[in-house]
RNA sequence: GUGACUAUAGCUUAGCCGGACUAAAGCGCCUGUUUGUGGAACAGGAGAGCGAGAGUUCAAAUCUCUCUAGUCACC
Numbered sequence: 001g002u003g004a005c006u007a008u009a010g011c012u013u014a015g016c017c018g019g020a021c022u023a024a025a026g027c028g029c030c031u032g033u034u035u036g037u038g039g040a041a042c043a044g045g046a047g048a049g050c051g052a053g054a055g056u057u058c059a060a061a062u063c064u065c066u067c068u069a070g071u072c073a074c075c
Stems, first nucleotide, its partner, number of pairs: 001074007010027004019058001029045005051067005
C1' cells in the first nucleotide's frame, strides 16, 4: 500500500433482515429479607443511547460515506 473483520453498561456478549416503553442478558456493583458473621438463596435497584462525524429515511445500534483504534491476510 491492497483486502477483510471488530468497536453496544465496570467485564463478557445478544440485537445488525431499519420500527414498537426509555437497547436485552450473564457476571460484577448497591439496598432489603434471611444468617451469630460471611457466603449462598430470594426480592428490588442503579449503570450504556451503541468508537467519532456526516448522509439516506417518517424512523438508524442496524443501511451508505469519511475518519479513529484494534486484529488478520496479502504485497
The prediction has a mean pLDDT of 80. A computed fold for a 75-nucleotide RNA from a Pyrinomonadaceae bacterium, annotated as transfer RNA. The RNAcentral record of the sequence draws on ENA and MGnify. Its Rfam family is "tRNA". The same sequence occurs in records of 2 taxa. The organism belongs to Pyrinomonadaceae, within Bacteria.